[in-house]
Context: one part of a larger RNA
Formats: sequence, C1' cells, structure tokens
RNA sequence: UGACGGGGGCUCACACAAGCGGUGGAGCAUGUGGUUCAAUUCGAAGCAACGCGCAGAACCUUACCUGGGCUUGACAUGCUAGGAUUAUCUCCGUGAAAGCGGAGUAGGCCCUUCGGGGUACAACUAGUACAGGUGCUGCAUGGCUGUCGUCAGCUCGUGUCGUGAGAUGUCGGGUUAAGUCCCUUAACGAGCGAAACCUUUGCCCUUAGUUACCAGCGGGUUAUGCCGGGGACUCUAAGGGGACUGCCGGUGUCAAACCGGAGGAAGGUGGAGAUGACGUCAAGUCCUCAUGGCCUUUAUGCCCAGGGCUACACACGUGCUACAAUGGCGUCCACAAAGCGAACCGAGAGCGCAAGCUGGAGGAAAUCGCACAAAUGACGCCCCAGUUCAGAUCGUGGGCUGCAACUCGCCCACGUGAAGUUGGAAUCGCUAGUAAUCGCGGAUCAGCUACGCCGCGGUGAAUGUGUUCCUGACCCUCACA
Repeated sequence: UGACGGGGGCUCACACAAGCGGUGGAGCAUGUGGUUCAAUUCGAAGCAACGCGCAGAACCUUACCUGGGCUUGACAUGCUAGGAUUAUCUCCGUGAAAGCGGAGUAGGCCCUUCGGGGUACAACUAGUACAGGUGCUGCAUGGCUGUCGUCAGCUCGUGUCGUGAGAUGUCGGGUUAAGUCCCUUAACGAGCGAAACCUUUGCCCUUAGUUACCAGCGGGUUAUGCCGGGGACUCUAAGGGGACUGCCGGUGUCAAACCGGAGGAAGGUGGAGAUGACGUCAAGUCCUCAUGGCCUUUAUGCCCAGGGCUACACACGUGCUACAAUGGCGUCCACAAAGCGAACCGAGAGCGCAAGCUGGAGGAAAUCGCACAAAUGACGCCCCAGUUCAGAUCGUGGGCUGCAACUCGCCCACGUGAAGUUGGAAUCGCUAGUAAUCGCGGAUCAGCUACGCCGCGGUGAAUGUGUUCCUGACCCUCACA
C1' cells in the first nucleotide's frame, strides 16, 4: 500500500422481511455423475459445469469402436524423369462399399502437302521436397467469452508533504441511481468509466397515399373496400415537435438537491435495449479460427461398410405434464402481435374418423399463402370418485420424410389406462403491463427426439414506504489476530 475480521460507522441490492407462484414427492423429456461396453468421441466442474459447446447424432454429421482398404496421399505449391500410355466417357470381373484388376474411346497448342510431324500446357504414372493430424500442452500464446458488475469505481500531469515505500487530489459536510452535483479545502486541472449521444416504445404535427384505410358521394352484391372514387380516419415510414426540475409552494448553507402541486400523452433516468472502466479468478476455449514447442508419417493421416455417441441397479441438475370443479368434455361466437415462404408457402374443391392424400388458384409478398390464435364468452353434460381427473406403458392398424426408420424418427386412429389426492429437510424466481397464466412465430432442419432456445402478443394480480437478522457489494475508520 492492499487484503481479511463471527471490529465500528454510513449506504445499497428481490439480500431479508411482506406477498404470489414454483422446485424438492409422481410419470415423462433432457443434461451430468456413476456403472457397463469393442466403443458408449471430446470438452465444461461452487456461484460463473450439468435443455452448456449441440440453431436438429437413423447414414452423413463423427472426432469413438470393429472390420475392409489407400500410402506424395481427400487438399496446396514446387522439382526430376516418362511418354500419349492417360484424364473424361462407356463397359466387364471381384466386393458390403471403398478399393483393386481389365477392355474400349482419345483431348489442348503450333505447322500441315490432310498421310502426318512437332510441343510437353492441363491431366496421368514413378520418384523427391512435402502434405495431413478434432494428436499433447488454454500453466507457452493471440483472438473471443464468462464472472465480480451496469457495481462506481480506476488512474494521470503539475504542485505540495514525506529520507523512502507513498500520501494528497479521490478526504470532510450535504446530495444523487452514480467519484452525480454543490460547499469547504495544499491542492489545481485532466483522462478511462457514470450520464449523454444511438435503437425501440408511449403523445402530437408535417409530408406521402399502394399492396394498407373507408368518413362523406355514387354503383353493385345473399354478403365482402367488391368497383368508381376519396386523402378525412386507422395504419405504414421519412422528417420535425415534446420533458428541461422549465413553472408554483415548502425545506435546505442566498448552494446542490429533496418533498408537494399545476399543466401535460408522458415528471424528475418515462419504460426497454445496445453499450461492461483499471483489474480479479495461471477462470473457459489448442475440438470455431490462428499460433510457439513437442509428438506422429504404409499412421495418431485418408477412404469405406456396420456399430456406437440413444446402454441402465442407481444418484443429482434443468424442464414438461398432472394430481382436478377458478376444473374436464361437447357444440357455437369473438379479439392479436411478430415472423416466414421459390428445390418454397400452398388457398378454394374432392377423398379419408384422422395423420394425411389428390389437385393446383394465387404469391419473390402491407396484394397470395402458412393462419382456425388460445385462454375468454354463450349453452349443455359430468357431481368429488383414482372419477367423463391424469395420461405413462403396451398391443394392433395406418400416414409422412428419406437410398434406408431393426438398433434409433415423428404423427394419426382404435384398444390398454401405471404412478400421482399438492409433495420431508431444504431451496428458486419475481416490485407492474412485472409474477402467474394462454396461445402464436422463427432459427437449425429431408424428417425429427423442441417439453429446449430466441422472439411475439392476449388476459392480468398480490405485497413492500422497513433494514434487527441471512447473502453479496461501495465508502470511511480501527490495528485486536
């Protein structure tokens, strides 16, 4: 100087408290440990590993195992020699394929008397430098990332003080979300952070009206902006305005600021996002990529078939579905947002109980399609039961994708109808359009293990105006270990 304390003071945070809903019990999904295995590829390990890398493991992926093959190699750049043999294409044998063996055809450039000759550019063969390695070391590294933490801190120049390490500034009094600002002051200034600038959302105006809209006018229909038309409204998307403690009252050091109020769509950072200082954890990643060193070179490289990554006594994490009546089932009626679509989205129609099939209008999209939003509402049934709850498991039959669904896909129908009656110790999330609950979309993708992830809207609470305690953190201080 820091760090630490079951030392002190000040302050903050869903940290506790006050509330709401969960997890821990059940079944299933998924990740991990363990065990097993020829292999169950590898990494991640308290918070900050465990629905993580994986935004898609049947083959491929794939790195693992077994077996079959190749050796200048699947890929790059040279050099030497060969010579038209060869590549391409066609075919045959062998084989699970990869590969191996064999037969036929014969290119480019230059000259040409059209008979052919020359060349050695691509390719091939043989050889040689080399290629290759998801092999090791993240404790040799770059880059990228997590975390403390969107916490309010971290520093510098000059000056001053101190023999010096260093201190001061950055402390103190107020205040703030904030080292935010004010005052004081041996300090005066400055930088990186905070804030602001950026995006989005909430109000208004202007401009512009197609594919969006339809008030008034006209036409038309069983009906529909369907048509003429309109530029009002909604909306779309470009530009502007608007919020600044600006105004009023009070408190306060004639300060910064705080409390209340007015006006306002919005009020004191309006909500949300992007943005992450100096550093910490020899944190993570050599399996994204790059890279030093080491190792390997008829193999630790490369190709192929099959298997495995999906095993299963068990243990843990994260989720989904439930245990029902604020519910289940049936019929009927509404109201979104954000997206996606050409090897694609696929309407109306027909067939099928359904999954789906046939067919193909329209659409490179504010035009057409995915696409019926669901919870909600109306009516009816069930009457508290292991049930008209719950749906695991299993059987049979079918559908779809794909060379191919046995290991190991998803979906539909019929049948079957397990555990489960609200969950011990313990533990998690959340302060408002939030929690809870309801559905919709997208990436990846042939298909799918998605109940995951990332978004979107619908309905829509309760509690807290406190800081004693638990956890973590900022600042000052003490020097007891």

This is a predicted structure of a 481-nucleotide part of an RNA (small-subunit ribosomal RNA, 3' major domain) from an uncultured bacterium. Rfam family: Bacterial small subunit ribosomal RNA.